Transfer RNA from a Minisyncoccota bacterium, 74 nucleotides, folded computationally. Taxonomically the source falls in Minisyncoccota (Bacteria, Bacillati). Its Rfam family is "tRNA". The family's RNA type in Rfam is transfer RNA. The prediction has a mean pLDDT of 81.
[in-house]
RNA sequence: GUCGGGGUAGCUCAGUUGGUUAGAGCGCUGCACUCAUAACGCAGAGGUCGAGAGUUCAAGUCUCUCCCUCGACA
Numbered sequence: 001g002u003c004g005g006g007g008u009a010g011c012u013c014a015g016u017u018g019g020u021u022a023g024a025g026c027g028c029u030g031c032a033c034u035c036a037u038a039a040c041g042c043a044g045a046g047g048u049c050g051a052g053a054g055u056u057c058a059a060g061u062c063u064c065u066c067c068c069u070c071g072a073c074a
Base pairs, nucleotide, nucleotide: 001073002072003071004070005069006068007067010026011025012024013023019057028044029043030042031041050066051065052064053063054062
């Protein structure tokens, strides 16, 4: 340099051919339970969906440019 995968919560990831509210597990906070701690249970907080622009009534999802990361080839 060329081609391809990935970037969504603190971490690991899902998100179905664009549609009703952006989710799960772990973690965190609170409550309950317990003599106490852990585990289990209940509740809650936490997101500019990598950045910008475009298409659309509507974009995490489609298009373009750029950034980061992983791999293959040269």